[in-house]
RNA sequence: GCCGGUGUAGCUCAGUGGUAGAGCAGCUGUUUUGUAAACAGCAGGUCAACGGUUCAAUCCCGUUCACCGGCUCCA
Numbered sequence: 001g002c003c004g005g006u007g008u009a010g011c012u013c014a015g016u017g018g019u020a021g022a023g024c025a026g027c028u029g030u031u032u033u034g035u036a037a038a039c040a041g042c043a044g045g046u047c048a049a050c051g052g053u054u055c056a057a058u059c060c061c062g063u064u065c066a067c068c069g070g071c072u073c074c075a
Stems, first nucleotide, its partner, number of pairs: 001071007010024004018055001026042005048064005
């Protein structure tokens, strides 16, 4: 330099056009002498950034950024 993949909650990941979810973690409550466990509930997201297409974009297209992998050239 070229090609490909990934980027979504604190963490691990789903969701692939129609108002974004799970598990774990966190907080509150019930239970317990107390802790843990269990059960019930709550909170937590500018979906990496910018632009485009569309009535509507996390999803499609382009560019950029970060990380990962492969290939190649030069010194």

This is a predicted structure of a 75-nucleotide RNA (transfer RNA) from a Chloroflexota bacterium. RNAcentral records the identical sequence in 2 taxa. Rfam family: tRNA. About the family: Transfer RNA (tRNA) molecules are approximately 80 nucleotides in length. NCBI's taxonomy places the organism under Bacteria, Bacillati, Chloroflexota.